Predicted 3D model of a 96-nucleotide RNA (Glycine riboswitch aptamer) from Planosporangium thailandense.
RNA sequence: CACGUUUACGCGCGAGAGACCGUCCGCAUGUUCGGAUGGCGCCGAAGGGGCAAAUCCUCCCCGGAACCUCUCAGGCAAAAGGACCGCGUAGGCAGG
Numbered sequence: 001c002a003c004g005u006u007u008a009c010g011c012g013c014g015a016g017a018g019a020c021c022g023u024c025c026g027c028a029u030g031u032u033c034g035g036a037u038g039g040c041g042c043c044g045a046a047g048g049g050g051c052a053a054a055u056c057c058u059c060c061c062c063g064g065a066a067c068c069u070c071u072c073a074g075g076c077a078a079a080a081g082g083a084c085c086g087c088g089u090a091g092g093c094a095g096g
Stems, first nucleotide, its partner, number of pairs: 001095001004093009018040001020039007027030001041076003047072001048070003055063001
């Protein structure tokens, strides 16, 4: 210098599924307050787990991704969170 890749931070966008039922606590005493807990029903895009083919001259073993899958965790009004994507900043690796 250029922009490839990767990490962190900040900003923006951001889906799905019961404002379910019961009990307890708090205080502002509630048409739909907040929190915790038990039950049943659901969701998948924090995180986590699982796996195929390609991969080889042939065979075996190991490795082998995800928005796929499992729902452990998390979530099911709003708020919060939220993968991916975009922008910015600061590094790492690689290139001229």
It was read from a public genome assembly, where an Rfam model found it. Its mean pLDDT, the model's own confidence on a scale to 100, is 78. Its Rfam family is "Glycine riboswitch aptamer". From the family's description: This family represents the bacterial glycine riboswitch. Glycine riboswitches usually consist of two metabolite-binding aptamers domains with similar structures in tandem. The aptamers cooperatively bind glycine to regulate the expression of downstream genes.